[in-house]
Source information:
GlmS glucosamine-6-phosphate activated ribozyme aptamer from a Bacillota bacterium, 156 nucleotides, folded computationally. The sequence was found by an Rfam model in a public genome assembly. The prediction has a mean pLDDT of 76. Lineage of the source: Bacteria > Bacillati > Bacillota. Of the family's consensus pairs, 86% are formed in the model. Rfam family: glmS glucosamine-6-phosphate activated ribozyme aptamer. By type it is a riboswitch.

RNA sequence: AAAGUGAUAUCAGCGCCGGGACUUGCCGCUGGGGCGGCAAGUUGACGAGGUUGGGGUUAAUCGAAAGAUUCGGCGGAUGCCCCACGGUCGGCCACGACCGCAAGGGCCGGCAAAACCCGGGGGUGACCCCGGAACAACACGGCCGGGUGGCGGCAA
Numbered sequence: 001a002a003a004g005u006g007a008u009a010u011c012a013g014c015g016c017c018g019g020g021a022c023u024u025g026c027c028g029c030u031g032g033g034g035c036g037g038c039a040a041g042u043u044g045a046c047g048a049g050g051u052u053g054g055g056g057u058u059a060a061u062c063g064a065a066a067g068a069u070u071c072g073g074c075g076g077a078u079g080c081c082c083c084a085c086g087g088u089c090g091g092c093c094a095c096g097a098c099c100g101c102a103a104g105g106g107c108c109g110g111c112a113a114a115a116c117c118c119g120g121g122g123g124u125g126a127c128c129c130c131g132g133a134a135c136a137a138c139a140c141g142g143c144c145g146g147g148u149g150g151c152g153g154c155a156a
Base pairs, nucleotide, nucleotide: 014075015074016073017072019071020043021042022041023040024039025038026037027036028035029034046063047062048061052084053083054082055081056080057079085100086099087098088097089096091151092150093149094148095147105144106143107142108141109140117132118131119130120129121128122127
């Protein structure tokens, strides 16, 4: 250096579930539809984006689908607030505004997955997995452009 083997990770819009909803089996009830009990299961947020440090706090960003459960609950969290540090605002300082190392704003452009449709696979079933095609907002790219006071400086 190459090849082989094994392990771990693929980095929280994330994980979990005793409620609810749904399925199967058995038992009981019922004329039937169906109802109840037990057991074993299924489902329970679709991706994008997001972590300077410390402290605090909890219904923590963006849109997509649906319009019946993406209901309900628990935990966590890159959110938010304060302080410090750092960045931009024509060189420096203070304050202020906006931010966090890809570190201001406006305009234009602008990327997804699921759902739906098509195809395939697994399961008795609820349902699950894989492939194909479509569509966002923030991010991001291009263009335009941007505080007050003081200092410094030939000037910017």